SAM riboswitch aptamer (S box leader) from Candidatus Schekmaniibacteriota, 121 nucleotides, folded computationally. The sequence is in RNAcentral, with records from Ribocentre. Of the family's consensus pairs, 97% are formed in the model. Lineage of the source: Bacteria > Bacteria candidate phyla.
RNA sequence: UUCUUAUCAAGAGUGGCAGAGGGAACGGCCCUUAGAAGCCACGGCAACCGGUUCCGGUUUUUUCAGGUCGGAAUGCUGGUGCUAAUUCCGGUCCUGGUGAUAAACCGGGAACAGAUAAGAG
Numbered sequence: 001u002u003c004u005u006a007u008c009a010a011g012a013g014u015g016g017c018a019g020a021g022g023g024a025a026c027g028g029c030c031c032u033u034a035g036a037a038g039c040c041a042c043g044g045c046a047a048c049c050g051g052u053u054c055c056g057g058u059u060u061u062u063u064c065a066g067g068u069c070g071g072a073a074u075g076c077u078g079g080u081g082c083u084a085a086u087u088c089c090g091g092u093c094c095u096g097g098u099g100a101u102a103a104a105c106c107g108g109g110a111a112c113a114g115a116u117a118a119g120a121g
Base pairs, nucleotide, nucleotide: 001121002120003119004118005117006116007115008114013042014041015040016039017038021031022030023029026090027089028088043083044082045081048079049078050076051074052073053072054071055070056069057068058067059066087113092110093109094108095107096106097105098104
């Protein structure tokens, strides 16, 4: 940096250093000197991968063990991630309602983009 798959309505912050930005980009709308980003320390959340335990299928002539596939449970001195607002909301397409077949407003679905994990290049 690219591709594939899964998930994205829930959840979880204090302190120190620092000193003006931050919420990916754009448009909104927010957060922020009552202290932004970043860094550090100690917590916390979740359960993608891993571990452990249990159950089932399969492999075996049969049983056990082992292999393999699937399911459930468990937070585990493991690998990541996350810890304002639904991914903060919107844009593109389809569609429902109010309205006057308008403007505008209020919804639903699917994409796009993004984030994270696991795998592959």